[in-house]
Molecule: transfer RNA
Organism: Cryptosporangium sp. NPDC051539
RNA sequence: GUCCCGAUAGCUCAGAGGGUAGAGCACCACCUCGACAAGGUGGGGGUCGGCGGUUCAAACCCGUCUCGGGGCA
Numbered sequence: 001g002u003c004c005c006g007a008u009a010g011c012u013c014a015g016a017g018g019g020u021a022g023a024g025c026a027c028c029a030c031c032u033c034g035a036c037a038a039g040g041u042g043g044g045g046g047u048c049g050g051c052g053g054u055u056c057a058a059a060c061c062c063g064u065c066u067c068g069g070g071g072c073a
Stems, first nucleotide, its partner, number of pairs: 001072007010025004019056001027043005049065005
């Protein structure tokens, strides 16, 4: 230099063909217990890496940039 993959909640990751953003763990409250842990119920938390574009509507499609990983040179 070029090509491919990835970037979504504090962490690890889902999200087939565009249609209200999810799970597990963690965190908070309550229940249970003499107490802790475990367990149960509920809750908070995300401008989906940035900027543009297409569309009635974009995490998803298109362009470009940034960062991480890899192939080739």